This is a predicted structure of a 334-nucleotide RNA (Bacterial RNase P class A) from a Thiohalomonadaceae bacterium. Of the family's consensus pairs, 95% are formed in the model. It matches the Rfam family "Bacterial RNase P class A". Gene Ontology terms of the family: ribonuclease P activity, dimeric ribonuclease P complex and tRNA processing. It is recorded under the gene name rnpB.
[in-house]
RNA sequence: UAAGGCGGCCAAACGAUCGCAUGGCACGCCAUGAGGAAAGUCCGAGCAUCGCAGGGCAGGGUGCCGGUUAACGGCCGGUGAAGGCGACUUCAAGGAAAGUGCAACAGAAAGAAACCGCCGCUUUCGGGCGGCAAGGAUGGAAAGGCGAGGUAAGAGCUCACCCGCGUCCCGGCGACGGAGGCGCGAUGUAAACCCCACCUGAUGCAAGAUCCGAUCUGAGGCUAUGCGGCGGCCCGCCGCGCCUCUGAAGUGAUCGCUGGACCGCGGCGGCGACGCCGCGGCUAGACAGAUGAUCGUUCAACGACAGAACUCGGCUUACGACCGCGCUUAUCGC
Repeated sequence: UAAGGCGGCCAAACGAUCGCAUGGCACGCCAUGAGGAAAGUCCGAGCAUCGCAGGGCAGGGUGCCGGUUAACGGCCGGUGAAGGCGACUUCAAGGAAAGUGCAACAGAAAGAAACCGCCGCUUUCGGGCGGCAAGGAUGGAAAGGCGAGGUAAGAGCUCACCCGCGUCCCGGCGACGGAGGCGCGAUGUAAACCCCACCUGAUGCAAGAUCCGAUCUGAGGCUAUGCGGCGGCCCGCCGCGCCUCUGAAGUGAUCGCUGGACCGCGGCGGCGACGCCGCGGCUAGACAGAUGAUCGUUCAACGACAGAACUCGGCUUACGACCGCGCUUAUCGC
């Protein structure tokens, strides 16, 4: 210098004017007012209503180890495997010797194999019976690899070396790793059924709770010599009222609603996720739903993705600019 790898921060800034929402009061002023993802609603919780003796089955989920956390399928640190020259990245990563299924086409055969071939015996000379897994052929994969011995021909049948699995031993909390001894060599597939271990009730704030008045349902009491309307009054005509209790659905209001596993700074412990302690802070809460507009200055640019609706911890997705590394590789110079 070039190409990468990893990590972090910000989310235009300041001022003025006019608006909007919430809260406060001295009642026309003051204070506060979106995000890193507020998004997708994919996990885990709080909270609420319903359900539930206990246990089991079914269903669903998770699946290397150790930590972390309220919890998690998250995160951190490791192990193993895969990718990359490397920094580094990725991973649903238990069991295929419990059982079943599947492995298209090709091939004799996809699991304890015989088409060609080799060897032995036999033959009516076409073949038949038996042995073999070396060689050919098929396939992504063919019964550990390779060499020697051995044999009728062969074969881990035997031996040396190598590979894999199991076990003993050693190291590690563990996943696992390691040299040697012994034993074994019987494919792959579990995001196929299945087996094993662990977890698991359903529905989501339009959850749900409370309340005033009007309306309606039911019961009781008062009243028919009553009450109200038409009318000056009577007759007449029309209507049925008042009080108490109870229930119903709808509407409205209030609560749920924002102070919380909260945020910031500092210290300590830990590789880290995270934890503990101290100090400080209060940081939207609507129900047709507020957070905007204009102007001035600054910046290369009026500036990306994007707008809270119960809350919190994660994951995923979208997106603009900037910074750091005692990280890597290549080339050049000293």